[in-house]
Context: one part of a larger RNA
Molecule: large-subunit ribosomal RNA, domain I
Organism: Lysobacterales bacterium
């Protein structure tokens, strides 16, 4: 040194587990904000941090409800109170609520400086001072009148939030195996603005000589008909089924809104809830055996191994003093679109978008410019254009529900993951660290049934570690703690060179 066999380090695979994630279903819910929000800085505890709660009234005040024996939140003890005169803790309505943050008296390098006015008081405290729109009043120039312009009440706006939503703007990669029109894609992405849904909407539609009968969604017509360097590639419609159903006004109606009471109906605490023992094995019974028993409850969790009957629950049945939702009705009040049937409109020239349609015979809609009609004895439309015919009546408004989301709650589900796996984050995660920012982002779960978490004694540096004693079924479960693969390193023995 190589083989072999036993035993060990060290490593942290596996293997079982889940406090965390995915992903849907049903029902809520669909905002919150000058009554100062999201979000955060600073304090507050018998306290040194962090977290959680909370706000100088500061892990908490007050009232009502529920509850009924332990509380004094958690890492994590200890101390000191509380408490059947009902604490703690669970609901609901209140009070307080410091300083940033639209942040708003002025500034500003957010969480800080620095005023004024009023009122009370006595050295502090409460209140108010931002702009912008509105509507009242007062006032008030050059300029006589007025009018701009100033003041002051008083309302309302702002700012924030996941996706859906609707309108203004609008890319490129790339595909056409190049590339330019085309295509991505009206996609992404900036802006404004709504709402619990937004839009759209009651025919100047469609059709075809039959007729339907508002608007949205699905399915299907159909990858059809057509477009189109007729290339890549976009890609309709009538027509049919089906989900929903609703129709009004401008001659003041369907309606809405607010607020009061009454009934029903939810929601936001909760209450009652059935039945089992015995042996054996073990550390421990829920497992073995052996009798019972409940079951409108044999969903699920716990509990020292696999529990219908041991707990908590389940089925069932019940319950609000307070607040809110939602439905219907009473009763007051107010709101309600603008102007009166649509003219600088249809229509036309020119230039462009939008329609599945790229200008093409290209009808139909929108409009940047130039024009420019008729007025129901009218006027559009029916894919150039005429004429028949048919069908409608623009240029003015409102309108639930079929339909889209899913930041949040609640209550279930999974041939969804199980710690290199599911979210980045199962753990004090957008955290430690990085970057000047913007941004970018880890690792890191498991003793044990119960800490019984190792008194006491010895080596030893009053260390580190370890022997021995004890605890436990187990300490090769001793806290770098279940389980401990394999690389990798030793220690005996053998055998080999």
């Nucleotide at each position: 040194c190589g083989c072999a066999c036993a035993c060990g380090g060290u490593g942290g695979a596996u293997g079982c587990c889940u406090u965390g994630g995915c992903g849907g279903u049903a029902g809520g819910a669909g905002g919150c904000g000058a009554u100062g929000a999201a979000g955060g800085a600073c304090g507050u505890g018998a306290u040194a941090g962090c977290c959680u709660g909370c706000g100088a009234a500061a892990a908490g005040c007050u009232u009502c409800g529920g509850g009924g024996a332990g509380c004094u939140g958690g890492c994590a003890a200890u101390a000191u109170g509380c408490u059947u005169u009902g604490a703690u803790c669970c609901g609901a309505a209140g009070a307080u609520g410091u300083c940033c943050g639209a942040a708003u008296g002025g500034g500003g390098a957010a969480a800080c400086c620095c005023a004024c006015c009023a009122c009370a008081u006595u050295a502090u405290g409460u209140g108010g001072u931002a702009c912008u729109u509105g509507u009242a009043u007062c006032u008030g120039a050059a300029u006589c009148u007025a009018u701009a312009g100033g003041a002051u009440a008083c309302a309302a706006g702002a700012g924030c939030g996941a996706a859906c939503c609707u309108g203004g703007g609008g890319a490129a990669c790339u595909g056409a195996a190049a590339u330019a029109u085309c295509u991505a894609a009206g996609u992404a992405c900036c802006c404004a603005g709504a709402g619990g849904a937004a839009a759209a909407g009651a025919a100047a539609u469609c059709a075809a000589c039959c007729g339907a009968g508002a608007u949205u969604c699905c399915c299907u017509g159909a990858g059809u008909a057509g477009c189109g360097a007729c290339g890549a590639g976009c890609g309709a419609a009538c027509g049919g089924g089906g989900a929903u159903u609703a129709g009004c006004c401008c001659u003041u109606a369907a309606g809405c809104c607010u607020a009061u009471g009454a009934c029903g109906u939810u929601u936001u605490a909760g209450u009652a809830g059935a039945a089992c023992c015995c042996u054996c094995u073990g550390g421990a019974a829920a497992g073995u055996g052996g009798g019972g028993c409940c079951g409108u409850a044999g969903a699920c969790g716990g509990u020292g191994a696999u529990a219908g009957c041991c707990c908590g629950g389940u089925a069932u049945a019940c319950g609000a003093a307070a607040a809110g939702g939602c439905g219907c009705c009473u009763u007051a009040g107010g709101u309600g679109a603008a102007a009166u049937c649509g003219a600088g409109u249809a229509g036309g020239g020119c230039g462009g978008g939008g329609c599945a349609c790229g200008u093409g015979a290209a009808a139909c809609c929108c409009u940047g410019u130039c024009u420019g009609a008729a007025u129901a004895u009218g006027g559009g439309a029916g894919g150039a254009c005429c004429a028949u015919c048919u069908u409608c009546c623009a240029a003015g408004g409102c309108u639930a529900a079929a339909u889209a989301c899913u930041a949040c709650c609640u209550a279930c589900c999974g041939a969804c993951c199980g710690a290199u796996a599911g979210u980045g984050a199962a753990c004090c995660a957008g955290u430690a660290c990085c970057g000047u920012g913007a941004g970018g982002g880890a690792a890191a779960g498991g003793c044990g049934a119960a800490a019984a978490g190792a008194a006491c004694c010895c080596c030893u540096g009053u260390g580190a570690g370890g022997g021995g004693a004890g605890u436990g079924a187990a300490a090769u479960a001793g806290a770098u703690c279940c389980u401990g693969a394999a690389a990798c390193c030793g220690u005996g023995u053998g055998c080999g060179u």